[in-house]
Context: one part of a larger RNA
RNA sequence: GAGCGAACGCUGGCGGCAGGCUUAACACAUGCAAGUCGAACGCCCCGCAAGGGGAGUGGCAGACGGGUGAGUAACACGUGGGAACGUACCCUUUGGUUCGGAAUAACUUGGGGAAACUCAAGCUAAUACCGGAUAAGCCCUUUUGGGGAAAGGUUUACCGCCGAAGGAUCGGCCCGCGUCUGAUUAGCUAGUUGGUGAGGUAAUGGCUCACCAAGGCGACGAUCAGUAGCUGGUCUGAGAGGAUGAUCAGCCACACUGGGACUGAGACACGGCCCAGACUCCUACGGGAGGCAGCAGUGGGGAAUAUUGGACAAUGGGGGCAACCCUGAUCCAGCCAUGCCGCGUGAGUGAUGAAGGCCUUAGGGUUGUAAAGCUCUUUUACCCGGGACGAUAAUGACUGUACCGGGAGAAUAAGCCCCGGCUAACUUCGUGCCAGCAGCCGCGGUAAUACGAAGGGGGCUAGCGUUGCUC
Numbered sequence: 001g002a003g004c005g006a007a008c009g010c011u012g013g014c015g016g017c018a019g020g021c022u023u024a025a026c027a028c029a030u031g032c033a034a035g036u037c038g039a040a041c042g043c044c045c046c047g048c049a050a051g052g053g054g055a056g057u058g059g060c061a062g063a064c065g066g067g068u069g070a071g072u073a074a075c076a077c078g079u080g081g082g083a084a085c086g087u088a089c090c091c092u093u094u095g096g097u098u099c100g101g102a103a104u105a106a107c108u109u110g111g112g113g114a115a116a117c118u119c120a121a122g123c124u125a126a127u128a129c130c131g132g133a134u135a136a137g138c139c140c141u142u143u144u145g146g147g148g149a150a151a152g153g154u155u156u157a158c159c160g161c162c163g164a165a166g167g168a169u170c171g172g173c174c175c176g177c178g179u180c181u182g183a184u185u186a187g188c189u190a191g192u193u194g195g196u197g198a199g200g201u202a203a204u205g206g207c208u209c210a211c212c213a214a215g216g217c218g219a220c221g222a223u224c225a226g227u228a229g230c231u232g233g234u235c236u237g238a239g240a241g242g243a244u245g246a247u248c249a250g251c252c253a254c255a256c257u258g259g260g261a262c263u264g265a266g267a268c269a270c271g272g273c274c275c276a277g278a279c280u281c282c283u284a285c286g287g288g289a290g291g292c293a294g295c296a297g298u299g300g301g302g303a304a305u306a307u308u309g310g311a312c313a314a315u316g317g318g319g320g321c322a323a324c325c326c327u328g329a330u331c332c333a334g335c336c337a338u339g340c341c342g343c344g345u346g347a348g349u350g351a352u353g354a355a356g357g358c359c360u361u362a363g364g365g366u367u368g369u370a371a372a373g374c375u376c377u378u379u380u381a382c383c384c385g386g387g388a389c390g391a392u393a394a395u396g397a398c399u400g401u402a403c404c405g406g407g408a409g410a411a412u413a414a415g416c417c418c419c420g421g422c423u424a425a426c427u428u429c430g431u432g433c434c435a436g437c438a439g440c441c442g443c444g445g446u447a448a449u450a451c452g453a454a455g456g457g458g459g460c461u462a463g464c465g466u467u468g469c470u471c
Stems, first nucleotide, its partner, number of pairs: 001471004006467005013343006019336002021301001026299003030296003035060003040057002043054004067254003076179007085171002090167008098132004107122006138147003152159003180226003187217003192214008229251004233244004256277005279290004307333001309332003315329001316327004346376004356367004382407005390398001415460005420441003426455005436443002
């Protein structure tokens, strides 16, 4: 000098754009944040009907979106490759969509419980479940045998369902190279390293197991310890480099702590389940309920970080044939000079160089064209009127917003730091090694340009200075 997710002190007019718990991955009151489909199904309620509503079975979605950075020094990430894989919805192609059966929730009745909830009996439907048939292609196989599918609905045109092949997308796995500090950590390793066989997986593989061999890694730093999410990027620098990883984007990991699987195309699942633990809450003491590192918000910690706001209008997502419903994603608004950028706080004229202040050698000098006065202007703010784009036919939260026109009136708007040298800017008074200043050198003990005040001056300016951190 530049920079910052900054903080603190003094000060503070406006707008645009951006940013806003860096600390306790501390604990959380309350509300909302994931539903939807009656064109899969039976039933119940209201209604004359049309129609509307309700829980349940069933389907799809809840694996996305949103948050956080605890853990992780690792194929986690970056980059470049690889072969032994999966992929719901979507697209293309092709072949099918046949005949039956048994249940069960809801419901009814009865029972248990304070509640959460739950038990028994009976009844019923389906695109829920099961069996048979068929099999172009598919799978297995001893190569000529075996195995395996489907679902209908509303309506007249569609939406579906099943098998197979291909695509697209997304993902799983493997490898080369790169990725912090410590040797005051030198040895580490038994599923360890490899093989055979088997199991398991969507798939390769000690992934797991049996047997066999005795290997594997390491001063080119293994192991251990500490620290840390990684990257695109960001800051700085002429560059090389150094530092860093907030916001935005990609990947990873996590969801009270630890463990586990279920369902599913996909999870070992933030607002699903089970077990254990700590904590909180309810309880009739028998037993139950909960998980903000979603959006707001509260307590706490801290130098420090915002509203318990509006809307689905746009973009996008889920469901639905659709109408539409849901969406704290998102779009907006609110708060904060936190930052960047822009604008303003007036312009011209005005010498008796007014008054006042300060200094003075007492003449004067300076503040200073500064003020007043005169002549103008109206950005901004204020008042009145009009009024968008964002929406393509309809639909606008923002919003009567941006913007435009008119009106009155200099009106509504300046501070902060510094003035010994470095370093731009000097005098007087007060104080008297006191009170104090200070980044370094150093000032102050009776004339202090260094302390405090005043006048004057310098610098920056809605900011200025200080502190902290990086280059």

Model confidence (mean pLDDT): 87 of 100. This is a predicted structure of a 471-nucleotide part of an RNA (small-subunit ribosomal RNA, 5' domain) from a metagenome.